[in-house]
Context: one part of a larger RNA
RNA sequence: GCCAACGAGUUAAUGUAUGCGGCACGGCUAAGGGCGAGAGCCCGGAGUCACAGGGAAACCGAGUGUGAAUAGCGCGACUAAGUCGUAUACAUUAGACCCGAAGCCAGAGCGAGCUUGCCAUGAGCAGGGUGAAGUGAUUCGAAAGAAUCAUGGAGGCCCGAACCGUUAUGUCGUUCAACGCAUUCGGAUGACUUGUGGUAAGAAGUGAAAAGCUAAUCGAGCCUGGUAAUAGCUGGUUCUCUCCGAAAUAGCUUUUGGGUUAGCGUCGUAUGUUCCUUUUGGGGGUAGAGCACUGGAAGGACCUAACAGGGAGAAAUCUCGUAGGUCCUAUCAAACUCCGAAUACCAAAAGUCAAAAGUACGGCAGUCAGUCCGUGGGGGCUAAGCUUCACAGGACAAAAGGGAAACAGCCCAUGAUCUCUAAUUAAGGUCCCUAAAUCUAUGCUAAGUGCAUCACAAGGAGGUGGAAUUUCUCAGACACUGAGGAGGUUGGCUUAGAAGCAGCCAUCCUUUAAAGAAAGCGUAACAGCUCACUCACUUAGAGAUUCCGCGCCAAAGAUAAUCGGGGCUAAGCAUAGUACCGAAAUUGAGGGCUUCAUUUUUCUUCGGAAGAAUGGAGCGGUAGGAGAGUAUUCGUAUCUGCGUUGAAGGUAAAGGCGUGAGCCAUGCUGGAGCGUUACGAAGUAAGAAUGUUGGC
Numbered sequence: 001g002c003c004a005a006c007g008a009g010u011u012a013a014u015g016u017a018u019g020c021g022g023c024a025c026g027g028c029u030a031a032g033g034g035c036g037a038g039a040g041c042c043c044g045g046a047g048u049c050a051c052a053g054g055g056a057a058a059c060c061g062a063g064u065g066u067g068a069a070u071a072g073c074g075c076g077a078c079u080a081a082g083u084c085g086u087a088u089a090c091a092u093u094a095g096a097c098c099c100g101a102a103g104c105c106a107g108a109g110c111g112a113g114c115u116u117g118c119c120a121u122g123a124g125c126a127g128g129g130u131g132a133a134g135u136g137a138u139u140c141g142a143a144a145g146a147a148u149c150a151u152g153g154a155g156g157c158c159c160g161a162a163c164c165g166u167u168a169u170g171u172c173g174u175u176c177a178a179c180g181c182a183u184u185c186g187g188a189u190g191a192c193u194u195g196u197g198g199u200a201a202g203a204a205g206u207g208a209a210a211a212g213c214u215a216a217u218c219g220a221g222c223c224u225g226g227u228a229a230u231a232g233c234u235g236g237u238u239c240u241c242u243c244c245g246a247a248a249u250a251g252c253u254u255u256u257g258g259g260u261u262a263g264c265g266u267c268g269u270a271u272g273u274u275c276c277u278u279u280u281g282g283g284g285g286u287a288g289a290g291c292a293c294u295g296g297a298a299g300g301a302c303c304u305a306a307c308a309g310g311g312a313g314a315a316a317u318c319u320c321g322u323a324g325g326u327c328c329u330a331u332c333a334a335a336c337u338c339c340g341a342a343u344a345c346c347a348a349a350a351g352u353c354a355a356a357a358g359u360a361c362g363g364c365a366g367u368c369a370g371u372c373c374g375u376g377g378g379g380g381c382u383a384a385g386c387u388u389c390a391c392a393g394g395a396c397a398a399a400a401g402g403g404a405a406a407c408a409g410c411c412c413a414u415g416a417u418c419u420c421u422a423a424u425u426a427a428g429g430u431c432c433c434u435a436a437a438u439c440u441a442u443g444c445u446a447a448g449u450g451c452a453u454c455a456c457a458a459g460g461a462g463g464u465g466g467a468a469u470u471u472c473u474c475a476g477a478c479a480c481u482g483a484g485g486a487g488g489u490u491g492g493c494u495u496a497g498a499a500g501c502a503g504c505c506a507u508c509c510u511u512u513a514a515a516g517a518a519a520g521c522g523u524a525a526c527a528g529c530u531c532a533c534u535c536a537c538u539u540a541g542a543g544a545u546u547c548c549g550c551g552c553c554a555a556a557g558a559u560a561a562u563c564g565g566g567g568c569u570a571a572g573c574a575u576a577g578u579a580c581c582g583a584a585a586u587u588g589a590g591g592g593c594u595u596c597a598u599u600u601u602u603c604u605u606c607g608g609a610a611g612a613a614u615g616g617a618g619c620g621g622u623a624g625g626a627g628a629g630u631a632u633u634c635g636u637a638u639c640u641g642c643g644u645u646g647a648a649g650g651u652a653a654a655g656g657c658g659u660g661a662g663c664c665a666u667g668c669u670g671g672a673g674c675g676u677u678a679c680g681a682a683g684u685a686a687g688a689a690u691g692u693u694g695g696c
Stems, first nucleotide, its partner, number of pairs: 001696006011094013026049003032043004053060002063075004097236002100233001104226004109222002116200009125190001127159003130155001134151007163187003168183004202218001204214003239629006249262005263367002265364007273356001274357001276351007288339001289337002294333003298329008307321001309320004370396004374391006401412003417591004422587003428581003431566003437578001439577006450568002459553002463550010481536004486510003491505003516531001519530003592619012630685001632682006639675001641674002649669004655664003
């Protein structure tokens, strides 16, 4: 891991509700007792619920309490059924649907064969080195004593095996091993190591102290018990079909991943259109707008001030300014409003329909982590697949189908009861992948721009198309080409020089078709080359500005890495149009179920129940509510059922029935019990729980 078996809402008491049953000229017995082999039957009215309430009570009573009250008000009565049993659902108390802690406490409980300390009694420590005291001899000394040489053999001395330990690294790490192995390393006559026996223990021991150790267990051992501890937590919780179908919000909460009440679901009873839509009538102070108030903020004019300061002036004073005010122009505001919508909300009336809502009461819930999108706001950076509110918003959650390449929350479907090799459409598409236009018309783009969005900016540019305004132009424009572009004069000054062209000043006159005391290049200075300006030639448009469309640069990343791909010059973009494709939508044909209405049949305890036909509406679904069934085991009855001419069980397949859980039949196997129908009772259904046991 797989397979098989086992594996989770039970039982009792009490209460509430609903169904059914008994009695109701109320209902029921409890303890206990009697009889009986037993099953059970019979006594037993103590008590309890109801029949009357109000009050704290005395008490009064269809009333009563309060109160001075005959008032007012509160709770009642005012026309009406209970009670007992049983079944189901839920609640409470119990282990209370099942499994699961870490823990707490108890016991004259068990442990020191591991380990810690201690006690008793034994044992062990190769070899080598160093050479204390003491002693002897000699020398010195008055002595105390000292030195030298021998001897001697001390030491928590040195080196290093056994032995004890374990510093570092490696190895191992489903290990040789629940701490080993290899190399290396520390101690190795000592506070040494070790055998055997003994001793100290659970809030206790022992500890050269690490909360270490006390049998692979220690910040309180192990075993058993209290014990099914508790778990607002995690996991799991077993057959089918039918109808409806949520919530992720508010208040309170030692409360925020838990509860409780309300909201939203479902079922029942009652009411009977109250719901909804439209119309009419209302109040408002939001969006917008405005500046009339409150404040903010810009410019100007004028006025006021025993107004800081600066400037001018001898001073008077003037001027710049300071503070405030009035007026004009142009403005800003969630906590401004002279104004002011759309929606929404409230009320009344009318209308549609009874298959659809609303409301009240009662039974049973679940929900209290929401998410994205749209719109209106707050926070943030008008950042976030961010966060926090609002909307009788939408979707997902709990919703499948088609589209968006893929893609809970986007678009379509105002939503999938079942079947059909039928039809029409939606969103979106129609070259191929890939169903349908290589469709029609007119433009644009040349960048593969682009080919749905996400996906690009400021800035720059004779890319290109369109629109508008304006200037010149057959009296010849713009551009090209030919010619001229002169004289006074090298203007004056300056300067080494300054001659149109370093710089300063001036910038006139003449000849002209025209020609600046010169717009640029150039020279040391001249010279030289152009320009402005003019003529000729040629010929019909030429220039400037603004706006719009589509493109270009700006534009750097890791697969060639992408428009979904191929690829496309349209199969791109814009505008207009006609066809077609395209879904579980709509329609068609047929079937099933639910519910309502009408008609009708049968039964009836006369309340109703069951069935049939026709017509209408409906049938996605998590938590959850309601209903109807299937299967298993056992019991009572039944078929005066089946069975060695083969029961149960197993197995096979292409049979039949049922919406389904399932049921029936058949073959083989098996070898002794088993079923139908009705009712009853449960150890009543397995795929999940790191489930338990067994097998492989």
Notes
This is a predicted structure of a 696-nucleotide part of an RNA (large-subunit ribosomal RNA, domain II) from a Minisyncoccota bacterium. RNAcentral holds the full RNA, with entries from ENA. It matches the Rfam family "Bacterial large subunit ribosomal RNA". Rfam links the family to the GO terms ribosome and structural constituent of ribosome. Lineage of the source: Bacteria > Bacillati > Minisyncoccota. Its mean pLDDT, the model's own confidence on a scale to 100, is 83.